[in-house]
RNA sequence: CUUAUCAAGAGUGGUGGAGGGAACGGCCCUGUGAAGCCCGGCAACCUGCAAUACGCAAGGUGCCAAAUCCGGCGGUAGUACGAAAGAUGAG
Repeated sequence: CUUAUCAAGAGUGGUGGAGGGAACGGCCCUGUGAAGCCCGGCAACCUGCAAUACGCAAGGUGCCAAAUCCGGCGGUAGUACGAAAGAUGAG
């Protein structure tokens, strides 16, 4: 850069000790314990098995509060609208 997806799913664990939710504005989560690490789990893409069932596995990547938490630009009476930005996979 191209392309697909982003309403599903996933912890009463250990460690750690103050942050976290991309940035900005909000709004939230958090000493009833944040991030990180370990263990555990999920199954989106690749892969393997399979052969049509939104199947099974869990090797690679990824992920495990809230729609990508919401908004910004355009449009609408309104919205689970379109774009932008971002994330992840594949190339």

The RNA shown here (SAM riboswitch aptamer (S box leader)) has 91 nucleotides and comes from a pig gut metagenome. Of the family's consensus pairs, 96% are formed in the model. Its mean pLDDT, the model's own confidence on a scale to 100, is 79. Rfam family: SAM riboswitch aptamer (S box leader). Its family is annotated with regulation of gene expression in the Gene Ontology.